Predicted 3D model of a 539-nucleotide part of an RNA (large-subunit ribosomal RNA, domain I) from Negadavirga shengliensis. It matches the Rfam family "Bacterial large subunit ribosomal RNA". Its family is annotated with ribosome and structural constituent of ribosome in the Gene Ontology. NCBI's taxonomy places the organism under Bacteria, Pseudomonadati, Cytophagales, Cyclobacteriaceae, Negadavirga.
Context: one part of a larger RNA
RNA sequence: GGCGCACGGGGGAUGCCUAGGCUCCCGGAGGCGAGGAAGGACGUGCCAAGCUGCGAAAAUCCGCGGGGACCCGCACAGGGGGGCUGAUCCGCGGGUGUCCGAAUGGGGCAACCCAUCCCGGUUUAUCGGGAUACCCCGGUUUUACGGCCGGGGGGCGAACCCGGGGAACUGAAACAUCUAAGUACCCGGAGGAAGAGAAAACAAGAGUGAUUCCGUCAGUAGCGGCGAGCGGACGCGGAAUAGCCCAAACCCCGGGUGUUACGGCAUCCGGGGGGUUGUAGGACCUGCGCAAGCGCGUAAACGGUGACCCGAACCGCCUGGGAAGGCGGGCCGCAGGGGGUGAUAGCCCCGUAGGGGAAGCGGUUUGCGCGCGGCGGGAAUCCUGAGUAGGCCGGGACGGGAGAAAUCCCGGCUGAAUCCGCCGGCACCAUCCGGCAAGGCUAAAUACUCCCGGGAGACCGAUAGUGGACGAGUACCGUGAGGGAAAGGUGAAAAGCACUCCGAACAGGAGGGUGAAAAGAACCUGAAACCGUGCGCCU
Repeated sequence: GGCGCACGGGGGAUGCCUAGGCUCCCGGAGGCGAGGAAGGACGUGCCAAGCUGCGAAAAUCCGCGGGGACCCGCACAGGGGGGCUGAUCCGCGGGUGUCCGAAUGGGGCAACCCAUCCCGGUUUAUCGGGAUACCCCGGUUUUACGGCCGGGGGGCGAACCCGGGGAACUGAAACAUCUAAGUACCCGGAGGAAGAGAAAACAAGAGUGAUUCCGUCAGUAGCGGCGAGCGGACGCGGAAUAGCCCAAACCCCGGGUGUUACGGCAUCCGGGGGGUUGUAGGACCUGCGCAAGCGCGUAAACGGUGACCCGAACCGCCUGGGAAGGCGGGCCGCAGGGGGUGAUAGCCCCGUAGGGGAAGCGGUUUGCGCGCGGCGGGAAUCCUGAGUAGGCCGGGACGGGAGAAAUCCCGGCUGAAUCCGCCGGCACCAUCCGGCAAGGCUAAAUACUCCCGGGAGACCGAUAGUGGACGAGUACCGUGAGGGAAAGGUGAAAAGCACUCCGAACAGGAGGGUGAAAAGAACCUGAAACCGUGCGCCU
């Protein structure tokens, strides 16, 4: 030095565990904010660094309800208090709530600096309270580019939604039309959903009857350097169903202007009634009718949620540190889901099935109040959405890339008809058929999940599962945008080793004690690498 055996050190794999995650389902909620949010800064405890809670009334204050013996958070120590005259704790409502932050009196390098006016404390120094940003709308006063009064907005938020802008990589085996894609991204806006929506629609010789979503039609018809690729609709089967209101004609009221023979007339503006359609409808004339129903508010009843309450049934022996295990004998079950308890418990504890339950919250129904709210017949006249429809030029959207290219939208230039009217049915024309544009609203079926409650898993089990089971978006890195860890487990119970000895020792060790076991806090198990000690063999 090598090999082997034994015993250690080292290390933290493995096994077991789970406080945390992941995915989905059902239900709820779908917002918070100038009444100052989200998020923070700084404070706040007997001692108080961190987390949590709270805010100068500061681990809290008040009321109502629950609950019933302990309590003073994590956090098991010390010291000191509170509580059956009901604390701590739980539910609901209220109070307080420094400073920053939309931040809003002005400023500012956020959590700081500096003001003005009014009220109050005897008040001049000082303290307390209130007001003082900007934009929009309505009202009022009046000429003003204003003042005053009232209301609203602003910011934040995971995805979903609508609108305004809008790439490139890539694919086409290069690349330019094309694709990727109206995607990513930016901006604006809204809601619990949004958008769409009550035919100027489809269809085709037969019919359907708003919109949305799903299945199918169908990778079809089409489009396409006819390349890559893009890609409908009708119809059919389902989900869910709901329809309405203005403008105008006409009538009435008020006001401005013009005119007047002062009787009025004309015109414009505002308000009320009326009216809403394509088998045309309405005004107008005329006949009948006065309610069903709908919306809002309010009250009650009912059921839901709800702190919480009730909630069946077990003993003995054995093993053991410990019984829930084994053996023996019972019992309950609308409850044998689950968790805990010194090992594996239906009957020990918490619970579970099943019942009950205040306030608050949300729902359904009914009563009452207010508002809205009808049908028919007629000759003529009047009304029925204009810089609109359409055309041309240039773009865009559609399955449709300019094409024979309809339809829809936008910019420019033009520019009708008025019910004997107008639009569409894929150039265009005729016939035929369908419809009534140029105003508006509209639940449900659909999309999503930051959040709350309940449930589930041929999901993970600490190098896994969230980045994060632990004071994690922390430590740390970076000027910054940003990047971003590692780190779980004594034991049933601290019973966390009194005391003695060695030692400089609050290190460590030897005894001794606790415990089922040292499992001794560098703590369950404790693999390998690696490092030793002893013994054996070989060299």